The RNA shown here (Bacterial small signal recognition particle RNA) has 100 nucleotides and comes from an Anaerolineae bacterium. The sequence was found by an Rfam model in a public genome assembly. Of the family's consensus pairs, 96% are formed in the model. Rfam family: Bacterial small signal recognition particle RNA. Its family is annotated with SRP-dependent cotranslational protein targeting to membrane, signal sequence recognition and signal recognition particle, plasma membrane targeting in the Gene Ontology. The family's RNA type in Rfam is non-coding RNA gene.

[in-house]
RNA sequence: GAUCGGGCCCUGCGCGGCAGAUGCCGUCGAACCUGGUCAGGUCCGAGAGGAAGCAGCCAUAAGGCGAGUCGUCUGGGUGCCGCAGAUCAACCUGGUCCUC
Numbered sequence: 001g002a003u004c005g006g007g008c009c010c011u012g013c014g015c016g017g018c019a020g021a022u023g024c025c026g027u028c029g030a031a032c033c034u035g036g037u038c039a040g041g042u043c044c045g046a047g048a049g050g051a052a053g054c055a056g057c058c059a060u061a062a063g064g065c066g067a068g069u070c071g072u073c074u075g076g077g078u079g080c081c082g083c084a085g086a087u088c089a090a091c092c093u094g095g096u097c098c099u100c
Stems, first nucleotide, its partner, number of pairs: 001097007010085005015079002018075006024068001025066004034059004042051003
């Protein structure tokens, strides 16, 4: 110097990581306007008995809070990762050949 590759760079996908949302789980959670059980009291009944039902108690909805070994989705100035593609101007790097 020639030539063939690889890297860097770019794109897509996968995987991982991070962040967010949500589910799952735990807990709290309704004066009445949720459910259950309903003392007392009330109502019906001659009575037996029955009815609605406040407080309380129990459970739960919306919702709040909490944990992460989890699931789903979304995102990027995410990665000493993998695959594929593109590019190969410059830079880094390997093989081969030629010349001095």